[in-house]
Context: one part of a larger RNA
RNA sequence: CACCGCCCGUCAACUCAAGGGAGUCGGGAGUACCCGAAGCCCCUGCUUGCAGGGUCUAAGGUAAGCUCGAUGACAGGGAGUAAGUCGUAACAAGGCACGGCUAGCGGAAGCUGGUCGUGGAUCAAUUCCAU
Numbered sequence: 001c002a003c004c005g006c007c008c009g010u011c012a013a014c015u016c017a018a019g020g021g022a023g024u025c026g027g028g029a030g031u032a033c034c035c036g037a038a039g040c041c042c043c044u045g046c047u048u049g050c051a052g053g054g055u056c057u058a059a060g061g062u063a064a065g066c067u068c069g070a071u072g073a074c075a076g077g078g079a080g081u082a083a084g085u086c087g088u089a090a091c092a093a094g095g096c097a098c099g100g101c102u103a104g105c106g107g108a109a110g111c112u113g114g115u116c117g118u119g120g121a122u123c124a125a126u127u128c129c130a131u
Stems, first nucleotide, its partner, number of pairs: 003094001005091001008087002011084001013081004020074001023071006031063004039056001041054005097118009
C1' cells in the first nucleotide's frame, strides 16, 4: 500500500492453557462414639510381689464431615493460527448518530422498547461577547 480502507460476531478446522465436573483412588489433620494391651495411680478382698474392679492411655474399629492431590466421561467458555463460511454491527451523519444501564427478541454481528450521556455531524433561529 490511505473507503477497492478498516472492522465485528456466529459457524467450520487446528493448537494451547486454565477453571467446572458424576464418580474412582490415595495422602493429611481433627471430631464423636465403641473397644482397649502394657504401665503408673486409685479402690476392694487377701497371707508377701495374689485376685477382682476403676481412671488415664498406645494400637484397632465405626460414623459423619474437613482439607490436599491423582484420574476423569462430559459440558461451557478463553487465547492463538497468510489466504475457510454467513452476513455488515462499529469507524464518515458508516448510510437508522453512537454509547451506558435495563427488558424482550434474534443464525451471528445485532434489533426493538424504556431511560440517561455527548465521547454526535448538519441546518436554522434567538440572545450575548469580540472583530
The part of an RNA shown here (small-subunit ribosomal RNA, 3' minor domain) has 131 nucleotides and comes from Candidatus Yonathbacteria bacterium RIFOXYD1_FULL_52_36. Lineage of the source: Bacteria > Bacteria candidate phyla > Candidatus Yonathiibacteriota. The sequence was found in a public genome assembly. Model confidence (mean pLDDT): 80 of 100. Its Rfam family is "Bacterial small subunit ribosomal RNA". Gene Ontology terms of the family: ribosome and structural constituent of ribosome.